[in-house]
Context: one part of a larger RNA
């Protein structure tokens, strides 16, 4: 390279914006660069292929003809790309009116519960466990009422429910913001897809600086268990969970399923919009959309499953695999305050 994969067998970047580049609707008109066709050179010898001859045959080898790929030059065609030009409107997008939401970021603000602290009642235990200790209490605890700090998360509502691009997002009210769907017409008139590099977000843990610290709790100490127990229980408890700014850049970051389009049987839920019917006004009925769940026709699949949210049938356009192991390691590079990332071998062995 060619062919062949990538939900679970290697194998879809963690997710977006978007450069290059690769692709690219539709109607006409040119041009002819690709593209077809003819012509003509050109295609060294040897090699191929076909005939003829030479070694006693063949291998070998003399000698004729032929083919071919490349490529250059002329003329031709104009269907297809492709490149000017003028247009459409099914992609895409604006503008109007509507709609749903835990999208975001800032401030404020509520109550439940833990804890602490301080007052009052109250007396001897309490709290944990399989059992039990350790720990707490006569310096007066647990219990109970009353009042006061403070941190964190936000019961019910709450749903396979919404919303985001992913990571994610839930108490309630303000302000600032993103992006979505529906619906009518109007408007631009291919502005479009995908995306190597680049850049931006991006759980937890972890790192720098400063704050903050109620409950939890790695380490760590103590009590249990146990043959032992560097562990599962228990009583303690610092980082740290929290906030503010900066860094890290990981995951079972998952649907183990790249982004877009366009085709291809139905049934049932659910959420949120438009339309028609029906009602007082709902309910319900029909219908069409958008997004989420179930089951299923054909097909697909090694099964299992998938199945209009495709893993069916196709097209663009990127990533990625190519026997285990040694290894996601070791060298180099590079980023990083470290911890560490990313990128990526081999020797050797099965």
């Nucleotide at each position: 390279c060619u062919g062949g994969g990538c939900g679970u067998a290697a194998a879809g970047c963690g997710c977006g914006u978007g450069u290059a580049g690769g692709c690219g609707g539709u109607g006409c008109u040119g041009c002819a660069a690709g593209u077809u066709g003819g012509a003509u050179g050109u295609g060294a010898a040897a090699u191929c292929u076909c005939c003829c001859g030479g070694c006693u045959c063949a291998a070998c080898u003399g000698g004729g003809a032929g083919a071919g790929g490349c490529c250059g030059u002329c003329c031709a065609a104009a269907a297809c790309u492709g490149c000017a030009g003028c247009g459409c409107u099914a992609g895409a997008g604006u503008a109007c009116g509507a709609c749903a939401g835990a999208g975001g970021g800032a401030g404020g603000u509520g109550g439940a519960a833990u804890u602490c602290c301080c007052g009052g009642u109250g007396u001897a235990g309490u709290g944990g466990u399989g059992a039990a200790a350790u720990g707490c209490g006569u310096a007066g605890a647990u219990a109970u009422c009353g009042g006061g700090a403070g941190g964190a998360a936000c019961a019910c509502c709450a749903g396979g429910u919404g919303c985001g691009a992913a990571a994610g997002c839930g108490g309630c009210c303000u302000c600032c913001u993103g992006g979505g769907u529906c619906g009518u017409u109007a408007c631009u008139g291919a502005c479009g897809c995908u995306g190597a590099g680049a850049c931006g977000c991006g759980a937890a843990a972890g790192c720098c600086a400063g704050g903050g610290g109620a409950g939890c709790g790695a380490a760590c100490g103590g009590g249990a268990u146990u043959a032992g127990a560097u562990a599962c229980c228990c009583c303690g408890g610092u980082a740290g969970u929290c906030c503010u700014g900066g860094c890290u850049g990981u995951a079972a970051a998952c649907g183990a399923u790249g982004c877009a389009g366009a085709c291809u049987a139905g049934g049932u839920g659910u959420u949120u919009g438009g339309g028609a019917g029906g009602u007082a006004a709902a309910a319900c009925u029909c219908u069409u959309g958008a997004g989420u769940g179930c089951c299923g026709a054909a097909g697909c699949a090694a099964a299992c499953g998938c199945g209009g949210u495709a893993a069916g049938u196709c097209u663009g356009c990127c990533g990625c695999c190519u026997g285990g192991g040694a290894a996601g390691u070791a060298c180099g590079g590079u980023c990083g305050c470290a911890a560490g990332g990313c990128u990526a071998a081999a020797a050797c062995u099965c």
The prediction has a mean pLDDT of 88.
A computed fold for a 350-nucleotide part of an RNA from a Campylobacterales bacterium, annotated as small-subunit ribosomal RNA, central domain.
Its Rfam family is "Bacterial small subunit ribosomal RNA". Its family is annotated with ribosome and structural constituent of ribosome in the Gene Ontology.
Taxonomically the source falls in Campylobacterales (Bacteria, Pseudomonadati, Campylobacterota, Epsilonproteobacteria).